A computed fold for a 72-nucleotide RNA from Candidatus Yanofskybacteria bacterium CG10_big_fil_rev_8_21_14_0_10_46_23, annotated as transfer RNA. Its Rfam family is "tRNA". Gene Ontology term of the family: triplet codon-amino acid adaptor activity. Rfam classes the family as a transfer RNA.
């Protein structure tokens, strides 16, 4: 330089174009315990960036960064 793949709560991780955007671990509150661990309740926060199709985009289409993988 070419080609091809991912981008989603702190992690990981799902989601026919119509989800309240899931489900784990984390983390916060509170309960059971004398305390600790454990275990129940409850909350907590995300679609990488601009545009375009569509009544409706996480999904589809350009274009950008960014990691990764083959090539050269």
């Nucleotide at each position: 330089c070419g080609g091809g793949g991912u981008g989603u709560c702190g992690u990981a991780u799902a989601a026919c174009g119509g989800u309240u955007a899931u489900u784990a671990c984390g983390c916060a509150u509170g309960g059971c315990u004398g305390g600790g661990g454990g275990u129940c309740a409850u909350g907590u926060a995300a679609u990488c960036c601009g545009g375009g199709u569509u009544c409706g985009a996480u999904u589809c289409c350009c274009g950008g960064c960014a990691c990764c993988c083959c090539g050269a």